This is a predicted structure of a 124-nucleotide RNA (FMN riboswitch aptamer (RFN element)).
Of the family's consensus pairs, 97% are formed in the model.
RNA sequence: GUGUCGCUUCAGGGCGACGAGAAUUACGUCGACUGGCGGUAAAGCCCGCGAGCCAACCGAUAGGAAGGCAUGAUCUGGUGAAACUCCAGAGCCAACGGUAAAGUCCGGAUGUUAGAAGCUGCGU
Numbered sequence: 001g002u003g004u005c006g007c008u009u010c011a012g013g014g015c016g017a018c019g020a021g022a023a024u025u026a027c028g029u030c031g032a033c034u035g036g037c038g039g040u041a042a043a044g045c046c047c048g049c050g051a052g053c054c055a056a057c058c059g060a061u062a063g064g065a066a067g068g069c070a071u072g073a074u075c076u077g078g079u080g081a082a083a084c085u086c087c088a089g090a091g092c093c094a095a096c097g098g099u100a101a102a103g104u105c106c107g108g109a110u111g112u113u114a115g116a117a118g119c120u121g122c123g124u
Stems, first nucleotide, its partner, number of pairs: 001124004006119005015031005032104002034094002036049004044092002052069003057064002074090005096107003
C1' cells in the first nucleotide's frame, strides 16, 4: 500500500409581497430561494445508490435481514484530447404523513441511510 473482522466520529438545503377566502409560507399573480452520496472532465435533471413501503428467513424478545415494490427533471452554443459535468444562454424537477391543495410550514426525525474520515486486530 491492499484485503478483511470489529469499533469511533461525521453524514440535507430552502419564501416573501399582494389578491381571493371563514381559514393558505399550500390556491392565483408577481418576484425569490434550495440542491444528499458514489462514478465520470468538476453533474439536482448521464449512470448507479440513499431517504418510503412490504418481506422469505434468523432470533425467546429486542432486533437483524436475502429479496421485492415505489422512485422526478436538459437542451442549444463555446472551449477542449475528453464535458448532457466547465463557460454563456434558455429551461425543467423535487418522497411519505398532516393541514385549504406544500421542494421551502409541521411531523416520523435527538430517527434511518447512501457513504466519508479515522482507530485496533488479523491476512497479504